[in-house]
RNA sequence: UAACGAAAAAGGUAGCCUCUGAGUAAUCAGAGUGAGUACACAAAACUAUAGGAUCCCGAUAUAUCGGGAUAGCCAGGAUGCCGAA
Numbered sequence: 001u002a003a004c005g006a007a008a009a010a011g012g013u014a015g016c017c018u019c020u021g022a023g024u025a026a027u028c029a030g031a032g033u034g035a036g037u038a039c040a041c042a043a044a045a046c047u048a049u050a051g052g053a054u055c056c057c058g059a060u061a062u063a064u065c066g067g068g069a070u071a072g073c074c075a076g077g078a079u080g081c082c083g084a085a
Base pairs, nucleotide, nucleotide: 004083005082012041013040016034017032018031019030020029021028022027039072046077047076049075051074052073053070054069055068056067057066058065059064
């Protein structure tokens, strides 16, 4: 440096539920003296990428097309903690 992910440490993210708000919706944001030290995660941090997938809305010649959402679906991009075999 590349690849890999056993054990441990530090630090971090937040699935579910309830409420409030935004949105036609998918979904997102905030709050919780809610259960639980958490469904889980080494990239579960960033990026929606003329890649795929799923979902929502609209159009349609029912072949598809347009717009949107998911980075906690996969791949890609550029970063990154620790450390055995």